Record summary
This is a predicted structure of a 359-nucleotide part of an RNA (large-subunit ribosomal RNA, domain IV) from a marine metagenome. Its Rfam family is "Bacterial large subunit ribosomal RNA". Its family is annotated with ribosome and structural constituent of ribosome in the Gene Ontology. The coordinates come from a structure-prediction model, not an experiment, and the mean pLDDT is 87. RNAcentral holds the full RNA, with entries from SILVA.
[in-house]
Context: one part of a larger RNA
RNA sequence: CCUUCGUUAAGGAACUAGGCAAAAUAGCCCCGUAACUUCGGGAGAAGGGGCGCCCUCUAGCGUGAAAUGCAAACGCAUCUAGCGCGAGGGGGCCGCAGUGAAAUGGCUCUGGUGACUGUUUAACAAAAACACGGGUCCCUGCUAAAGCGUAAGCUGAUGUAUAGGGGCUGACGCCUGCCCAGUGCCGGAAGGUUAAAGUGAGGGGUCAGCCUCCUUCGGGAGGCGAAGCUCUGAGCUGAAGCCCCGGUGAACGGCGGCCGUAACUAUAACGGUCCUAAGGUAGCGAAAUUCCUUGUCGGGUAAGUUCCGACCUGCACGAAAGGCGUAACAACUGGAGCGCUGUCUCAACGAAGGACUCG
Repeated sequence: CCUUCGUUAAGGAACUAGGCAAAAUAGCCCCGUAACUUCGGGAGAAGGGGCGCCCUCUAGCGUGAAAUGCAAACGCAUCUAGCGCGAGGGGGCCGCAGUGAAAUGGCUCUGGUGACUGUUUAACAAAAACACGGGUCCCUGCUAAAGCGUAAGCUGAUGUAUAGGGGCUGACGCCUGCCCAGUGCCGGAAGGUUAAAGUGAGGGGUCAGCCUCCUUCGGGAGGCGAAGCUCUGAGCUGAAGCCCCGGUGAACGGCGGCCGUAACUAUAACGGUCCUAAGGUAGCGAAAUUCCUUGUCGGGUAAGUUCCGACCUGCACGAAAGGCGUAACAACUGGAGCGCUGUCUCAACGAAGGACUCG
């Protein structure tokens, strides 16, 4: 010096990102206990007092010998001794100290978030993340929807809409505004567009044959061309879809700008104008969201970029990607205080094991 411990004057968080760590609290009995509250809680709230040993008095509880009574017997009843437990009263004794060791809650005030118990990153994250009961929307009539599988088949379910699947939200309380223009979904079928397919006008190729001309009479050149085969093919018929017409937001989503105006000033209930599908309602708001920002005011401190209460100028809250509250709960997270301490001022001493030396 390191690890693990013990003690410490005075101070007592001045340490530090942060009381991290340590200290402190602690058991049982009695007294006493606030706001708030979903009336259950909060609560062991908080805050106080007692506790050992000896003698003695004594309530109560358990067990219940013997005795007595009843009984044919088994047994039953009465009563008390003894033993065990034991609250309480009185007197006394000792120590610094009586839950004498060990084990054994620190507490309070005030915000944020999530209702809660639960679940999670086996081995850096336990949380405000996930789940949750509850809410709501959509699908599904049974060979269900949905899912797995090439299929057979299976799950769903030996269930049947008070059932099953999927999405979002997340107890409870009060609520959940406007926009259907775009996208999605649902409904509609008049019109437009439209595939394969059907029909097939017409056209091309091939070719029996026919016609004309020429001929060395062998043939040659040109034209027309049925049937069949074949290539092509207009028009017409032709579904869903799309276009189109409606609906739908607890579907994906979205929810403005400029200018002027009141008898101090300031501000603008009011007016004008442009744009939009509609221009953010209630509630909340420098917020787990506020850039400017340590906003401004108030509180707490001697002093407060954090914290609490307000204001509203919301860079860039906002209503089931829910909004705002909320008792209880939390190894969650922020702020403050009491107690307590070697966290610190500032270090000291001691113990055990290492380190070091020898082996």